[in-house]
């Protein structure tokens, strides 16, 4: 230090104002941007999570004398999933530097929601250590 395996921890961000009977939702302005990779840094180039939709269905709980029936569902597979342009730099850069645009699940809610509650004290794409074995 690779590659194997075990534990353990970490793993999501965002407001002031103004109208108004009420709006962190509307109007102004503002502020956020998961994870892996990319000859040089990415919210909008590729790919992945998770949110939703379909199939399967190991279990597990009710009800029945029974033959089943319901109701919930881990794993796993699949499918949908938003948004960039110029300029400058340079050996490279839709990833830096200017500059200008764009997007942002569902449910809720005395007015409509990336930024408020809410599922979620969850779930994870990965990350780190530490130990063991091994080249």
């Nucleotide at each position: 230090u690779a590659c194997g395996u075990g534990u353990u921890c970490c793993g999501g961000g965002g407001u002031c104002g103004g109208u108004g009977c009420a709006a962190g939702u509307c109007c102004g302005a503002a502020c956020c941007g998961g994870c892996g990779g990319u000859g040089a840094c990415a919210g909008c180039c590729c790919g992945c999570g998770a949110c939703c939709c379909u199939c399967u269905g190991a279990c597990g709980c009710u009800c029945g004398c029974a033959g089943g029936a319901g109701c919930g569902g881990a794993c796993g597979a699949g499918g949908u999933u938003g948004a960039u342009u110029c300029g400058g730099u340079g050996g490279a850069a839709c990833u830096c530097c200017g500059a200008g645009g764009c997007c942002g699940a569902c449910a809720g809610u005395c007015a409509a929601a990336g930024u408020c509650u809410g599922g979620a004290u969850g779930g994870g794409a990965g990350g780190a250590a530490c130990g063991c074995g091994c080249g």